[in-house]
Context: one part of a larger RNA
RNA sequence: CUGGGUGUAAAGGGAGCGUAGACGGCAUGGCAAGUCUGAUGUGAAAGGCCGGGGCUCAACCCCGGGACUGCAUUGGAAACUGUCAGGCUGGAGUGCCGGAGGGGUAAGCGGAAUUCCUGGUGUAGCGGUGAAAUGCGUAGAUAUCAGGAGGAACACCGGUGGCGAAGGCGGCUUACUGGACGGCAACUGACGUUGAGGCUCGAAGGCGUGGGGAGCAAACAGGUUUAGAUACCCUUGUAGUCCACGCAGUAAACGAGGAUUAAUAGGUGUCGGUGCCCCCAGGUCUUCGGGGCCGCAGCUAACCCAAUAGUUAUUCCACCUGGGGAGUACGUUCGCAAGAAUGAAACUC
Numbered sequence: 001c002u003g004g005g006u007g008u009a010a011a012g013g014g015a016g017c018g019u020a021g022a023c024g025g026c027a028u029g030g031c032a033a034g035u036c037u038g039a040u041g042u043g044a045a046a047g048g049c050c051g052g053g054g055c056u057c058a059a060c061c062c063c064g065g066g067a068c069u070g071c072a073u074u075g076g077a078a079a080c081u082g083u084c085a086g087g088c089u090g091g092a093g094u095g096c097c098g099g100a101g102g103g104g105u106a107a108g109c110g111g112a113a114u115u116c117c118u119g120g121u122g123u124a125g126c127g128g129u130g131a132a133a134u135g136c137g138u139a140g141a142u143a144u145c146a147g148g149a150g151g152a153a154c155a156c157c158g159g160u161g162g163c164g165a166a167g168g169c170g171g172c173u174u175a176c177u178g179g180a181c182g183g184c185a186a187c188u189g190a191c192g193u194u195g196a197g198g199c200u201c202g203a204a205g206g207c208g209u210g211g212g213g214a215g216c217a218a219a220c221a222g223g224u225u226u227a228g229a230u231a232c233c234c235u236u237g238u239a240g241u242c243c244a245c246g247c248a249g250u251a252a253a254c255g256a257g258g259a260u261u262a263a264u265a266g267g268u269g270u271c272g273g274u275g276c277c278c279c280c281a282g283g284u285c286u287u288c289g290g291g292g293c294c295g296c297a298g299c300u301a302a303c304c305c306a307a308u309a310g311u312u313a314u315u316c317c318a319c320c321u322g323g324g325g326a327g328u329a330c331g332u333u334c335g336c337a338a339g340a341a342u343g344a345a346a347c348u349c
Base pairs, nucleotide, nucleotide: 004320005319006318007303008302012317014201015200016199017198021194022193023192025088026087028085029084030083031082033081034080035077036076037075038074039073040072041071042070049065050064051063052062053061054060091191092188093187094186095184096183097182098181103177104176105175106174107173108172109171110154115149116148117147118146119145120144121143125136126135162169163168206247207246208245209244210243211242215241216240221235222234223233258316259315261313262312263311266294267293268292270290271289272288273287275285277283278282298305322349323348324347331342332341333340334339
């Protein structure tokens, strides 16, 4: 390389958009590059293969055949691929009508709670633990009432419920805005699928500048525990957590499951629509789209999966090839740095 694979054994890129490329619906006509077929030329000889012959045999030598799977020129074929032309509507998209949604961005508003401040009541404890101590408190704490400040998060509803490509998204209102879904079948007419590079998005933590800082809390400090205790437990507490603008680009970024299209028993409940009917605040059935459970065929090493496939097929991309060394070294690219990306070998079992 091929073959074989990628839920859990090594292996799906974190996700999307999309360039080149690869692949691509129905029917008609032309061309003939691929494809098929005929002819001609060439494909040196020797060698090799097959048949025969000559040295007593063999090696060796000679003759004949075939082969040389190729290339070029030329005559045809037109199913398939390609290409050109003009068509089609089933794929794809647009339009109109309709409802669902924590989809996104920005601004404003609200109540509960914690903490702090001020004042009132009130007195000796509070807090914390397995038990304690550090800590707070007669300079009046804890508790309780009233007022105020400020930041962060939004109880109940809340749900294997919804939305989003993924990361993710949850108080309320408003503005702007993306997508999906159902119905109609008016329009375009293959405009499609995938996607190396590329570009964009990307939790938490981290970095830069400037704000903010209630609670929580790496680090640090103290108190316990313990043989020790650089921990677990407790009391404090700074970065950080929050906002704005940049950077970073990684996660068990997980469904450990790439995207796409088609086909393939059922049952059950759920979310958003549709149609029909009636016993009408609902029910039965129907049909699309999502999200669960159970289960047949099939598949699987087994577990299991099973119309949301890991089944049967198609197209394209990514990745794997014994363990360790090692996601290391070196080089390169990116980054302010931390580091990220790419990514070996010796040696060893």
Predicted 3D model of a 349-nucleotide part of an RNA (small-subunit ribosomal RNA, central domain) from an uncultured bacterium. The RNAcentral record of the full RNA draws on ENA, Greengenes and SILVA. Its mean pLDDT, the model's own confidence on a scale to 100, is 87. It matches the Rfam family "Bacterial small subunit ribosomal RNA". Its family is annotated with ribosome and structural constituent of ribosome in the Gene Ontology.